This is a predicted structure of a 462-nucleotide part of an RNA (small-subunit ribosomal RNA, 3' major domain) from an uncultured prokaryote.

[in-house]
Context: one part of a larger RNA
RNA sequence: UGACGGGGGCCCGCACAAGCGGUGGAGCAUGUGGUUUAAUUCGACGCAACGCGAAGAACCUUACCUGGGUUUAAAUUGCGGUGGACCGCUUCAGAGAUGAAGCUUCCCUUCGGGGCUGCCGUGAAGGUGCUGCAUGGCUGUCGUCAGCUCGUGUCGUGAGGUGUUUGGUUAAGUCCAGUAACGAGCGCAACCCUCAUCGUUAGUUACAAGUGUCUAGCGAGACUGCCGGUGAUAAACCGGAGGAAGGUGGGGAUGACGUCAAGUCAGCAUGGCCUUUAUAUCCUGGGCUACACACACGCUACAAUGGCCGGUACAAUGGGUCGCGAAGCCGCGAGGCGGAGCCAAUCCUCCAAAGCCGGUCUCAGUUCGGAUUGUAGGCUGCAACUCGCCUGCAUGAAGUCGGAGUUGCUAGUAACCGCGCGUCAGCAACAGUGCGGUGAAUACGUUCCCGGGUCUUGUACA
Numbered sequence: 001u002g003a004c005g006g007g008g009g010c011c012c013g014c015a016c017a018a019g020c021g022g023u024g025g026a027g028c029a030u031g032u033g034g035u036u037u038a039a040u041u042c043g044a045c046g047c048a049a050c051g052c053g054a055a056g057a058a059c060c061u062u063a064c065c066u067g068g069g070u071u072u073a074a075a076u077u078g079c080g081g082u083g084g085a086c087c088g089c090u091u092c093a094g095a096g097a098u099g100a101a102g103c104u105u106c107c108c109u110u111c112g113g114g115g116c117u118g119c120c121g122u123g124a125a126g127g128u129g130c131u132g133c134a135u136g137g138c139u140g141u142c143g144u145c146a147g148c149u150c151g152u153g154u155c156g157u158g159a160g161g162u163g164u165u166u167g168g169u170u171a172a173g174u175c176c177a178g179u180a181a182c183g184a185g186c187g188c189a190a191c192c193c194u195c196a197u198c199g200u201u202a203g204u205u206a207c208a209a210g211u212g213u214c215u216a217g218c219g220a221g222a223c224u225g226c227c228g229g230u231g232a233u234a235a236a237c238c239g240g241a242g243g244a245a246g247g248u249g250g251g252g253a254u255g256a257c258g259u260c261a262a263g264u265c266a267g268c269a270u271g272g273c274c275u276u277u278a279u280a281u282c283c284u285g286g287g288c289u290a291c292a293c294a295c296a297c298g299c300u301a302c303a304a305u306g307g308c309c310g311g312u313a314c315a316a317u318g319g320g321u322c323g324c325g326a327a328g329c330c331g332c333g334a335g336g337c338g339g340a341g342c343c344a345a346u347c348c349u350c351c352a353a354a355g356c357c358g359g360u361c362u363c364a365g366u367u368c369g370g371a372u373u374g375u376a377g378g379c380u381g382c383a384a385c386u387c388g389c390c391u392g393c394a395u396g397a398a399g400u401c402g403g404a405g406u407u408g409c410u411a412g413u414a415a416c417c418g419c420g421c422g423u424c425a426g427c428a429a430c431a432g433u434g435c436g437g438u439g440a441a442u443a444c445g446u447u448c449c450c451g452g453g454u455c456u457u458g459u460a461c462a
Base pairs, nucleotide, nucleotide: 001462002461003459004458005457007456008455009454010453011452012451013450015446016445019409020408021407022406023405026300027299028298030296031295032294033293034291035290042053043052064286065285067283068282069281070280077123078122079121080120081119082118083117084116088103089102090101091100092099093098106115107114108113126275127274129273130272131271135269136268137264138263139262140260142258147186148185149184150183151182152181153162154161155160166177167176168175192252193251194250195249197220198219199218200217201216202215203214207210223246226240227239228238229237230236302402306361307360308359309358310357311356312355319348320347323342324341328337329336330335368399373394374393375392376391377390378389379388415438416437417436418435419434420433421432
């Protein structure tokens, strides 16, 4: 000087407390461990691995396994030799990769040659093989915590100190005052985007028909600016006015010096090592989907604030030409036929569900719950057995609110409700990410648990 302490002081955070809802029990879905397997490809492991890489595993993907092939190779390209084809099409064999046969067959020329290309040889390939403890790049984390440093001066023999400490104050090393310090940099804040108010301009495809809604440009507005009080006459804090908005207005983007030899050689790049008739490469089928079990993130429930039936109302994001697809018709339905319209403020998916109104059920393993199973179909796709999703009928399991424990959240938030999108032929999406609808309770406070900041103290630690 740091680090550490079941030392001390001060301060903060959904950290506790006060509340609301979950999870831990059940069934299912997904991930992981374990076990099994020919293979169940690989990585990720406290917080910060476990609905994670994966924003889509039937084939492909695919890296794994079985079996069948290839060895200058799937692709890039140099040189030499040799040929005039190669490609394409048809047939046969085969699980296919592939092999065999047949058909077809070069261009320019100054005739020296040149271009194109097959085959052979040779150089050069390939590797999702190893090392993230050789690396780049990117990322997580402490933490959006308020810190981390430098120049000159000065103090100290020196390591170093000071500044950055102290008194107030702040979300903040934010600002003020003081001060052997005076300044400065990276962070904080502001500048950026968006939402909320108003003005103005422009308006087609929007809306009632001339701009008020709406759309999208420009601008205004909020600065502790004003008033009162507290304070050290400071910074600031408390209350008030006006205002759409008040003290950082709400949300986002933005992540200092560094820590964890944190993660990633399988996204990419890359040193070294290993491999080169194989650890490369092509294909078929299988596997990644197994299943005594254990854990983790979730979904659906256990019902009457409800289930079912009928009627009825109100959104916002966003997507679309190999696409979205209306009306009409067929089907109980998934869906089919159909094809208007739309390269989109025009058209389409939807104007949604909770909600509201009426009826029924009457507390039961039920008209709760829907797992599982049988059967009949639909869709996508070459193909749905391993292993897709959806529909009808039948079946109707566990489950009566969950032990110890544990978790999220402070306002348009939690909770409840549906809708869109990406990936995508289809889909195992209950995931992820956005959008709107309905819309709470509680916070006395900082004693305690956890994490962090700062000053100080002790030290058998560096």